RNA sequence: CGGCACGUAGCUCAGUGGUAGAGCAGCGCCCUUAUAAGACGCGGGUCGCAGGUCCGAUUCCUGCCGUGCCGA
Numbered sequence: 001c002g003g004c005a006c007g008u009a010g011c012u013c014a015g016u017g018g019u020a021g022a023g024c025a026g027c028g029c030c031c032u033u034a035u036a037a038g039a040c041g042c043g044g045g046u047c048g049c050a051g052g053u054c055c056g057a058u059u060c061c062u063g064c065c066g067u068g069c070c071g072a
């Protein structure tokens, strides 16, 4: 320098056009003599950034940034 993949909640990841979810973690509550486990509930997001297309973009297109891999 070029190519490919990825970037979504604190963490690990779904979601491939129609108002963004799960598990774990956190908080509350129930249970227990108490803790753990378990049941129920709650909070937490500029979907990496900026443009474009579209009635509508996390999703499609372009550029940039970051991470990993490959090539030179």
Stems, first nucleotide, its partner, number of pairs: 001071007010024004018055001026042003030038001048064005